The part of an RNA shown here (small-subunit ribosomal RNA, 3' major domain) has 471 nucleotides and comes from an uncultured bacterium. The coordinates come from a structure-prediction model, not an experiment, and the mean pLDDT is 83. The RNAcentral record of the full RNA draws on ENA and SILVA.
Context: one part of a larger RNA
């Protein structure tokens, strides 16, 4: 100087308390360890590895294993030599790849191109090792208030000073003192969104007049809305507390008030963190095989164990009818109405739409009214059997979906442990990415809508200061 104390003082934060749901017990779903296996590809590992790389393994994807092929190769890209057309087609062997026949005989007057195969060489190729050789990108402490630097002083130095103190703040935030005076990177502001109002503008949005089954249709842009410029909040005002500061507390207007609420934004650095399987590259390795082609398998195995999740264990429910109110979003390789068919999954049709036009779309919970009445039940829905749909070149290994049947466990879960302070939690239901098909996962909308207001003690971190046999 640092780092460390089961030293100390200040102060913060769902860290604890105060509460409200959960996890941990059951099913199932998914990942991992383990075990198996011919293979179950490879990485991730305390927080900060396990619904993580994978925004979607039937083939493919694929990197594993087996079986069968190929060696200048499957693709790029350079010379030098030789040959003639390629290529598509039909066919024959084969599981496919691949191979073997048939046909066909470019361009150019010519040199010659151009494509095609052979042969040679330089080389290509590797998801083969090192993430402790590496760049890039990324997690982490932490969106925490810190991290330096120049001149100048102090000190033999190594440093130190500024950055320490009084205050204050969400902040090294601002202010006062001060051998310090400045400055940089961080904080804040400046971006987007959302809450208010104004002006433009008025179709496909809207509807105060009139009309209609219907924002149909005339008329219109008042109103909603929709997207453009702009105003608005800045301790600015008042009033008390304070060093006459900087704040802090109450109050007035006011949609909003003390950083309005969300986001994006990530200081010097720390973990030789992660990633040589995104890609980029040093070195080692491999080159008739660690490369490439294909067919089958496997990544989906199953005495366990263990994270994360979905569905419950019921009456603030179940289940039947009937009835309302959403945002953001997607759609032509494409969304897909009406009608008609099937109990349903779906199928048949095809209007209209490249979208404020048309469609997906039915929003659930909610509400009004019947049944069930406390039971393993009309709760619960695993498992089976059985009979169908749909996508696909193909649903056996190993898809979703739907009818009938069946109807397991399980009647709120030790130890423990987890998230959450506001339009949050809890609850509910919509939509999208990847997609042929496949969602309980993700990442987004919105509906309804709680509790608690304090810092003693646990964790974690920021400053100040002491010890020290550590570096």
């Nucleotide at each position: 100087u640092g780092a460390c104390g089961g030293g100390g003082g200040c102060c913060c934060g769902c860290a604890c308390a105060a509460g409200c749901g959960g996890u941990g017990g059951a099913g199932c779903a998914u990942g991992u360890g383990g075990u198996u296996c011919a293979a179950u590809u490879c990485g991730a590992c305390g927080c900060a590895a396990c619904g993580c790389g994978a925004a979607g393994a039937a083939c493919c994807u694929u990197a594993c294993c087996c079986a069968g092929g190929c060696u200048u190769g499957a693709a790029c890209a350079g010379c030098g030599a030789g040959u003639g057309a390629c290529c598509a087609g039909c066919u024959c062997c084969g599981a496919a790849a691949g191979g073997g026949g048939c046909c066909u005989u470019c361009c150019g007057c010519a040199a010659g191109g151009a494509c095609a195969c052979u042969c040679g060489u330089a080389g290509a190729g590797g998801u083969g090792c090192u993430g402790c050789a590496u760049g890039g990108c990324u997690g982490u402490c932490g969106u925490c208030a810190g991290c330096u630097c120049g001149u100048g002083u102090c000190g033999u130095g190594a440093g130190a000073u500024g950055u320490u103190g009084g205050g204050u703040u969400a902040a090294g935030u601002c202010c006062c003192g001060c051998a310090a005076c400045g400055a940089g990177c961080g904080c804040a502001a400046c971006c987007c969104u959302u809450g208010c109002c104004a002006u433009u503008a008025g179709u496909u949005g809207c509807u105060a007049c009139a009309u209609u089954c219907a924002g149909u249709u005339g008329a219109g842009c008042a109103c909603u809305c929709u997207a453009a410029u702009g105003g608005g909040a800045c301790u600015g005002c008042c009033g008390g507390u304070g060093a006459c500061a900087a704040a802090c507390c109450g109050g007035a207007g006011g949609a909003a008030g003390g950083u309005g609420g969300g986001g994006a934004u990530g200081a010097c650095g720390u973990c030789a963190a992660g990633u040589c399987c995104u890609c980029a590259u040093g070195g080692c390795c491999u080159u008739u095989a660690u490369g490439u082609c294909c067919a089958g398998g496997g990544c989906u195995a199953c005495a366990c164990a263990c994270g994360u999740g979905c569905u419950a264990c019921a009456a603030u429910g179940g289940u039947c009818g009937g009835u309302a109110c959403a945002a953001a979003c997607c759609g032509u390789c494409g969304c897909a109405a009406a009608c008609c068919u099937g109990c349903g999954a779906a199928g048949g049709g095809g209007a209209g739409c490249u979208a404020a036009u048309c469609g997906g779309a039915a929003a659930a919970a909610g509400c009004c009214g019947g049944c069930c009445u406390c039971a393993g039940u009309u709760c619960g829905g695993a498992u089976u059997g059985g009979a169908g749909u749909c996508u696909g070149c193909a649903a056996c290994u190993c898809g979703a979906c739907u009818c009938c049947a069946u109807g397991a466990a399980g009647c709120u879960g030790g130890a423990a442990u987890c998230g959450c302070u506001a339009g949050u939690a809890a609850u509910c239901g919509c939509g999208g990415a990847u997609c042929a098909g496949c969602a309980c996962g993700c990442c987004g909308c919105g509906g309804u809508g709680a509790u608690a207001c304090g810092u003693u003690c646990c964790c974690g971190g920021g400053c100040c200061u002491u010890g020290u046999a550590c570096a």